[in-house]
RNA sequence: UGAGUCGGCCGGGUGGCCGCGGCUCGGCAGUGACCGGGUCGAGGAAGGUCGGGGCUCCACAGGGCAGGGUGCUGGCUAGCGGCCAGUCGGGGCGACCCGCAGGAAAGUGCCACAGAAAACAGACCGCCGAUGGCCCCGAUGUUCACUGAACAGCGGAGCACAGGCAAGGGUGAAACGGUGCGGCAAGAGCGCACCAGCGCCCGGGGUGACCCGGGCGGCUCGGCAAACCCCACCCGGAGCAAGGCCGAACAGGGGACGGGUGCCCGUCCAGUGCCUCCUCGGAGGCACAGUCCCCAGGUAGGCCGCAUAGAUGGAUGGCCACCGCGCCGCCUCCGGGCGACGUACAGAACCCCGCCUACAGGCCGACUCACCGU
Numbered sequence: 001u002g003a004g005u006c007g008g009c010c011g012g013g014u015g016g017c018c019g020c021g022g023c024u025c026g027g028c029a030g031u032g033a034c035c036g037g038g039u040c041g042a043g044g045a046a047g048g049u050c051g052g053g054g055c056u057c058c059a060c061a062g063g064g065c066a067g068g069g070u071g072c073u074g075g076c077u078a079g080c081g082g083c084c085a086g087u088c089g090g091g092g093c094g095a096c097c098c099g100c101a102g103g104a105a106a107g108u109g110c111c112a113c114a115g116a117a118a119a120c121a122g123a124c125c126g127c128c129g130a131u132g133g134c135c136c137c138g139a140u141g142u143u144c145a146c147u148g149a150a151c152a153g154c155g156g157a158g159c160a161c162a163g164g165c166a167a168g169g170g171u172g173a174a175a176c177g178g179u180g181c182g183g184c185a186a187g188a189g190c191g192c193a194c195c196a197g198c199g200c201c202c203g204g205g206g207u208g209a210c211c212c213g214g215g216c217g218g219c220u221c222g223g224c225a226a227a228c229c230c231c232a233c234c235c236g237g238a239g240c241a242a243g244g245c246c247g248a249a250c251a252g253g254g255g256a257c258g259g260g261u262g263c264c265c266g267u268c269c270a271g272u273g274c275c276u277c278c279u280c281g282g283a284g285g286c287a288c289a290g291u292c293c294c295c296a297g298g299u300a301g302g303c304c305g306c307a308u309a310g311a312u313g314g315a316u317g318g319c320c321a322c323c324g325c326g327c328c329g330c331c332u333c334c335g336g337g338c339g340a341c342g343u344a345c346a347g348a349a350c351c352c353c354g355c356c357u358a359c360a361g362g363c364c365g366a367c368u369c370a371c372c373g374u
Base pairs, nucleotide, nucleotide: 001370002369003368004367005366006365007364008363009362010361012323013322014321015320016319017318018317020041021040022039023038024037025036026035027034043345047356048355050354051353052352053351054350055239056238057237058236067235068234069233070232071231072086073085074084075083076082087101088099089098090097091096102230103229107228108227109224110223111222124169125168126165127164128163131162132161133159134158136156137155138154140152141151142150143149144148177195178194179193180192181191182190196220198217199216200215201214202213203212204211205210243304244303245302246301252295253294254293255292256291257290271288272287273286274285275284276283277282278281324343325342326341328339329338330337331336
């Protein structure tokens, strides 16, 4: 100097004019309306609604089933699926970043296509063919014989039928450990050396997850559980549109009212229908209707819940001027000047703690890598 990694912060200011919401004071004795004064008035995420709580109501002795959540270790916390530190795994030269991090010998399931074969599977190409088989040649022996033929064992070459192989090649995301040596007819952990893995034992470090070291052994027994599942731990339900108080009208329940007069209340009206008894007509009961009183419920609505913003069709906005910051262009005496453009994401609704996402531009700190200079 450049590139990067991690963490923190700011994210417009001033003045004027007009216009908003709460509280308060006054005009006005009071209320409403209106006018005037004072004062206060959105965030780092207020967004997403992914988590945890406070709070409210219901349920609840305790336990269980079902359902849901988390999933390495230790700690923090009211708590969490959060945060901090660490372990292990993966990525990066590195600073750092990510994690779907318990269990695959409890069970079930899936791994397309390709491939012989995808979990104790398997032979497409291929290798061997010792042993058995087929076939040719050679010499020897025996018998017969005119040339030669047959039989016996032996030696050699060939074939690749029976059989052997899973090392090599191919297919695939993945093929039943890796390298080397021996062995074999050819091969194979078949044997051995080293390594990786697995199991067992021992020593050291650590609270622990785990790490380091040594020994023995059989040779080796895929992947996916963010598939069902198993295991461990945690979780009662619903939610401020929770909930509480008041409560018009309508409808509901109960009671009273009806001979006259007076008083009071109401008023267009004090009735209609049915049944029973007695028999000029009256009495009683039931139902419906009317008036008044009482009661329960709680619709509209109002108040609370609700707050140093507290709204509820939901408030802080518009205009003008100057400044700040940034980018670009020009000029420069390198102090700076001029012009033009831009100035982010975005808006509380009961409260709090997290997570995730968005953000023009700017500032600060630490660390890593590369290059150059001293």
A computed fold for a 374-nucleotide RNA from an uncultured Acidimicrobiales bacterium, annotated as Bacterial RNase P class A.
Its Rfam family is "Bacterial RNase P class A". It is annotated as a ribozyme. Rfam links the family to the GO terms dimeric ribonuclease P complex, ribonuclease P activity and tRNA processing.
It was read from a public genome assembly, where an Rfam model found it.
Its mean pLDDT, the model's own confidence on a scale to 100, is 75.